This is a predicted structure of a 483-nucleotide part of an RNA (small-subunit ribosomal RNA, 3' major domain) from an uncultured Planctomycetota bacterium. The full RNA is in RNAcentral, with records from ENA and SILVA. It matches the Rfam family "Bacterial small subunit ribosomal RNA". Rfam links the family to the GO terms structural constituent of ribosome and ribosome. The prediction has a mean pLDDT of 83.
Context: one part of a larger RNA
């Protein structure tokens, strides 16, 4: 100097406390471990792996298996040689295709031409050579790229000064903040990376600006709708501009810095959210995103294909969805969003099906036109049961996608109706429009195992006395046989 102490002092975090709702028990989804397995491709491994790479495994994908094949190659360039048609299309035979054999038909540039044609070449094709190819290997040989401690307040420098020196000093110390944020003292004065502030998003107002968006007044129309005339007031769109800075008073405070109340105000003391992540730690992670040293394969560890498999299943786990029911559950009537998608696309209206769909095709490359709400609310039923709860399995009939749904999609509709009566030690989340809770949309996608993810809105709480303890992290001290 550092790192560590079941030392010490101070300060913070949903860290605990106080309160809400899970997980841990139930069925199912999904991920990992195991174990099977021809193969059940790889990779991640406490926090910081396990609904992770994977924003879409039937086939492809696809790296693994098993079998068929193929050897200058599925693909890039260069060189020789060779033939003249090869490239295309059409056909036969073998086959599961992939490919392997064979028939006909047949192009383009350029020169020449008697119009029949010929000649040369690029391309391309055959043969052979450099060479291609490797999701083989090493992340402990690399970049680049992330995770994590942590959006914590830290990190370090240059001059000067102490000290033989390693090194301190400034970065200490009162005080104060979310912050090494400011202030004040001090041999320290200065400064960079970081906080913060510049950026977007939200919240209020105002200019400008009126379509596809709005309709207060004024007419016209209709069973109805801004439908039409017209308006720009209002919503709204989207640009620009103001608005907040402890600026105003007041009290504390060292005439500081800053705190605390109060008014104005749409918002007050960073007003909310987001981007944005310092030296650096963990040989953390990634050779399977990609690039990239070595090593390894080269008739195969490289390519094609046709099945299979990753979808197995005594088991543990590890993240979710539904549930156990009356704050509920069914059936009726019924109102309001925001965000985004849309042309191999979204598809209205209408017709047909109990329904998933279908037939249809209107408008729309879209503030036009489609996709397009739930929960609530209002009214009946159900009366505490394994039930009008709960929906798992499993039987039949049906719908879509797509050569193709057996292995292995997803819906419907009939009929079936299991486990569950709130969950042991134990643990996880969240401080406000936050939890709860309730639907929308998206990407990835022919289709989909999405209940995931990413996002958007609608309803909308409780609780913080406070820091002794549990965990983390930060400054200051102090110990040490540790570096």
């Nucleotide at each position: 100097u550092g790192a560590c102490g079941g030392g010490g002092g101070c300060u913070c975090a949903c860290a605990c406390a106080a309160g809400c709702g899970g997980u841990g028990g139930a069925g199912c989804a999904u991920g990992u471990g195991g174990u099977u397995u021809a193969a059940u491709u790889c990779g991640a491994a406490g926090c910081u792996a396990c609904g992770c790479g994977a924003a879409g495994a039937a086939c492809c994908u696809u790296a693994c298996c098993c079998a068929g094949g193929u050897u200058u190659g599925a693909c890039a360039u260069g060189c020789a040689u060779g033939g003249a048609u090869u490239a295309g299309c059409u056909c036969c035979u073998g086959g599961a295709a992939a490919c392997a054999g064979g028939a006909g038909u047949g192009a383009c540039a350029c020169c020449c031409u008697u119009c029949g044609g010929g000649g040369c070449g690029g391309a391309a094709c055959a043969u052979g050579c450099a060479c291609a190819g490797g999701u083989g290997u090493u992340g402990c040989a690399u970049g680049g790229c992330u995770g994590u401690c942590g959006u914590c307040a830290g990190c370090u420098c240059g001059u000067g000064u102490c000290g033989u020196g390693a090194g301190a000093u400034g970065u200490c110390g009162g005080g104060u903040u979310a912050a090494g944020u400011c202030c004040c003292u001090g041999a320290a004065c200065g400064a960079g990376c970081g906080a913060a502030a510049c950026c977007c998003c939200u919240g209020u107002u105002g200019u400008u600006a009126g379509u596809u968006g709005c309709c207060a007044g004024c007419a016209c129309g209709u069973c109805a709708u801004g439908g039409u005339g017209g308006g720009g007031a209002c919503u709204c769109u989207a640009a620009c501009a103001a608005g907040a800075c402890c600026g105003c008073c007041g009290u504390g405070g060292u005439u500081a810095a800053c705190a605390c109340g109060g008014a104005g105000g749409a918002a007050g003391g960073u007003g909310g959210g987001g981007a944005u992540g310092a030296c650096g730690u963990c040989a953390a992670g990634u050779c399977a995103u990609c690039a990239u040293g070595g090593c390894c394969c080269u008739u195969a560890u490289g390519c094609c294909u046709g099945g299979g498999g990753c979808u197995a299943c005594a088991c543990a786990c590890g993240u979710g969805c539904u549930a156990c029911a009356a704050u509920g559950g069914g059936c009726a009537g019924u109102a309001c969003a925001g965000a985004g998608g849309g042309c191999g696309g979204c598809g209205a209206a209408g017709u047909c099906g109990c329904g998933a769909g279908a037939c249809g095709g209107a408008g729309c490359g879209a503030a036009u036109c489609c996709c397009c709400a739930a929960a609530a609310c209002u009214g009946u039923c159900c009366c505490u049961a394994g039930u009008u709860c709960g929906g798992a399995u499993u039987g039949a009939a049906g719908g879509c996608u797509g050569c193709a749904a057996c292995u292995c999609g997803c819906c419907u509709u009939c009929a079936u109706g299991a486990a569950g009566c709130u969950g042991g030690a134990a643990u996880c989340g969240c401080u406000a429009g936050u939890a709860a809770u309730c639907g929308c949309a998206g990407g990835u996608c022919a289709g989909c195992u999405a209940c995931a993810c990413u996002g958007c809105g609608g309803u909308g709480a409780a609780u913080a006395u406070g820091u002794u303890c549990c965990u983390g992290a930060g400054c200051c001290u102090u110990g040490u046989a540790c570096a």